Overview
A computed fold for a 500-nucleotide part of an RNA from Pseudomonas bharatica CSV86, annotated as large-subunit ribosomal RNA, domain I.
[in-house]
Context: one part of a larger RNA
C1' cells in the first nucleotide's frame, strides 16, 4: 500500500413531517386620494436591537356594544412596576389624535430638509399658538390696455380636478424579430409597446338590418354553420355570412319620457364582535394510551385541528338553533328633488372624383362603412338588397338613452385537489425583493426540523478563569446535548486479519 470484517470520523442524501406556496369553487368587494392616497422617512415601551402597532394624546386616547379572568404584542427569558368582578387585557363599531416626505399644494429643494408672508388670539418684548396663502378647469362678481365702445388682461370668490392601483373595457398611435425555407406584397398583428378616458363592469344596442317572393325582427356571449363559401407573390396564409341550437331578454325620447341619481321614509335581509352545541369508563402493554381486551353511549353532530403512539363521547369544534348599542350594504313601500336636456325628425349631410383605412374581401367585376383634398342633392322622398339597369321585397341615414346575459381579480371569507414537500412548491415556509452585485436601469441568493415537556446538564475532575471532553443528573431515548430527528455516498482514520 490493497483486499475484508469491526467501530468511528466527516458530510448532509433519504425517509417522515409542514408553518408556506400553486390551482381552482362558491360567494364578497371591485376602488382609494386635497377631509391629505398609495409608498415611506423619523420617532414612540421602566429596555441596546429588528419586527408588528401606533403617531408629540405615539404597543396607544374617548365612547357604544360583546366577553368574563387574568392581562401589560412577538423574536424574549428574567428583574423592575403596574391594572383588573367599581369587569382588566382581548374582539367589534363609532369618533379623537394622527410628526416629516410624498399628487404635496406657500417659496425653494439633493424627498422626509431650509427659507417666508397674511390673518386671528396671546405676549412689555424676543416670540408662541391657530388658521391661511400651489397650478388648472367650470361658475360669478369687480376691474381693465394699445383702443372710443369694447375685448385680451387682472384682481377676488364658489366649485370640480390633479395621484395611486392587478387584470379586464374603449379610444388615439403603433413595430420588428418570425414564417414566407431567401425577400419586395403579404405575414408575424392592429400583436407586443406608447399615450388617453372610463366603469364595475365597458363597449354594442332597439333596423335607412337581414332574407329572398317564405319571412325574421335591438345589442352581446357561447355551440354550430366551416376550415365551408371567398380571399391570397391563388404562395406562405388569412378565413367569413346567411342559417340552426343555446344563455339572457325591455324597450324608449327629443312640447318634457323611458330611465337614472340623491335625500328622507315603510318592512324584510345581509355584513362587520359572538352565544348555545350531544355522548366513556375499566383492563393489559408502554416514558406517555387516543393502541390491546371487555362493557357502555350520542349522532340533523363519525368535516377537521390538538392533546405524551391510532380520539365520534378529553380539548377547540362541527350539525342545529340563536344573537346587534353602533355603522353600511341590498331589496322594497312612498314623498321630494336633481338629471336625462340636445334639440324639436336630424345639410356642408347623403352621394360623386382623387388618396387611404375598415370590412375574412390584398383594386379587384368590388357593393358596403368610413374620410383627408375638391365637390355637392332629394323632402314622402330617401337607403339598401355585393359592378350596374329593370322588376319586386324591405326599411328610414346624417339626434339621444337603455338593465340582463359577456371579460377580469390586486383584494375579503368559506372550502377544494389521483396539485409540491425545503435542489420541490413563489425568487422568498426562516425578519426576502434581504443579505450581496452593479455609477445606474437592474440582477439577486443561500439559509427549516433537540424533546412529549427545558426537564437545555447542579455538582466534581483534566484544561489556559479556555475550546473541548471524562464522570455525575435529566430523559424513553444523550450516538437526542443545543455544529441537536433519520443520519446514505463520495471521502478520511482507528483495531484486527490475510496479500504484497
Nucleotide at each position: 500500500c490493497g483486499c475484508a470484517u469491526a467501530c468511528g470520523g466527516u458530510g448532509g442524501a433519504u425517509g417522515c413531517c409542514u408553518u408556506g406556496g400553486c390551482a381552482g369553487u362558491c360567494a364578497g368587494a371591485g376602488g382609494c386620494g386635497a377631509u391629505g392616497a398609495a409608498a415611506g422617512a423619523c420617532g414612540u415601551g421602566g429596555u441596546a436591537g429588528c419586527c408588528u402597532g401606533c403617531g408629540a394624546u405615539a404597543a396607544g386616547c374617548u365612547u357604544u356594544g360583546g366577553g368574563g379572568a387574568g392581562u401589560c404584542g412577538g423574536c424574549a427569558a428574567a428583574c423592575a412596576g403596574a391594572c383588573u368582578g367599581u369587569g382588566a387585557u382581548c374582539c367589534a363599531g363609532a369618533g379623537a389624535u394622527c410628526u416629516c416626505u410624498g399628487a404635496a399644494u406657500g417659496g425653494g429643494g439633493g424627498a422626509a430638509c431650509c427659507c417666508a408672508c397674511u390673518c386671528a388670539g396671546c405676549a412689555c418684548a424676543a416670540g408662541c399658538u391657530g388658521a391661511g396663502u400651489a397650478u388648472c378647469u367650470u361658475g360669478u362678481a369687480c376691474u381693465g390696455a394699445a383702443u372710443a365702445c369694447a375685448u385680451a388682461g387682472g384682481u377676488a370668490c364658489a366649485u370640480g380636478a390633479g395621484g395611486c392601483g392587478a387584470a379586464c373595457c374603449a379610444g388615439g398611435g403603433g413595430a420588428a424579430c418570425u414564417g414566407a425555407a431567401a425577400c419586395a406584397u403579404c405575414u408575424a398583428a392592429g400583436u407586443a409597446c406608447c399615450c388617453u378616458g372610463a366603469g364595475g363592469a365597458a363597449a354594442a344596442g332597439a333596423a335607412a338590418u337581414c332574407a329572398a317572393c317564405c319571412g325574421a325582427g335591438a345589442u352581446u356571449c357561447c355551440c354550430u354553420u366551416a376550415g365551408u363559401a371567398g380571399u391570397g407573390g391563388c404562395g406562405a396564409g388569412c378565413g367569413a355570412a346567411c342559417g340552426g341550437g343555446g344563455a339572457c331578454u325591455a324597450g324608449c325620447c327629443c312640447u318634457u319620457a323611458a330611465g337614472u341619481u340623491g335625500a328622507c321614509u315603510u318592512g324584510a335581509g345581509a355584513u362587520u364582535a359572538g352565544u348555545g352545541g350531544a355522548a366513556g369508563g375499566c383492563u393489559c402493554u408502554g416514558g406517555a394510551a387516543a393502541g390491546u381486551g371487555c362493557c357502555g353511549c350520542c349522532a340533523u353532530a363519525g368535516u377537521g385541528g390538538g392533546u405524551g403512539a391510532u380520539a365520534g363521547c378529553c380539548c377547540c369544534g362541527u350539525a342545529c338553533a340563536c344573537g346587534a348599542a353602533a355603522a353600511u350594504c341590498u331589496c322594497u313601500u312612498g314623498u321630494c328633488a336633481a338629471u336625462g336636456a340636445a334639440a324639436u325628425c336630424g345639410a356642408g349631410u347623403a352621394g360623386g372624383a382623387c388618396g387611404g383605412a375598415g370590412c375574412a374581401c390584398g383594386a379587384g367585376a368590388a357593393a358596403c362603412u368610413u374620410u383627408g383634398u375638391c365637390u355637392g342633392a332629394a323632402u314622402a322622398u330617401g337607403g339598401g338588397g355585393g359592378a350596374c339597369c329593370a322588376u319586386c321585397c324591405u326599411c328610414c341615414a346624417a339626434g339621444g338613452c337603455u338593465a340582463a346575459a359577456u371579460a377580469c381579480u390586486a383584494c375579503u371569507g368559506a372550502c377544494u385537489g389521483a396539485c409540491c414537500g425545503a435542489u420541490a412548491g413563489u425568487g422568498a415556509a426562516c425578519c426576502a425583493g434581504u443579505a450581496c452585485c452593479g455609477u445606474g436601469a437592474g440582477g439577486g441568493a443561500a439559509a427549516g426540523g433537540c424533546g412529549a415537556a427545558a426537564a437545555g446538564a447542579a455538582c466534581c475532575c483534566c484544561g489556559g478563569a479556555g475550546a473541548g471532553g471524562g464522570g455525575a443528573g435529566u430523559g424513553a431515548a444523550a450516538u437526542a446535548g443545543a455544529a441537536c430527528c433519520u443520519g446514505a455516498a463520495a471521502c478520511c482514520g482507528u483495531a484486527u486479519g490475510c496479500g504484497u
The organism belongs to Pseudomonas bharatica, within Bacteria. Its Rfam family is "Bacterial large subunit ribosomal RNA". Gene Ontology terms of the family: ribosome and structural constituent of ribosome. It was read from a public genome assembly.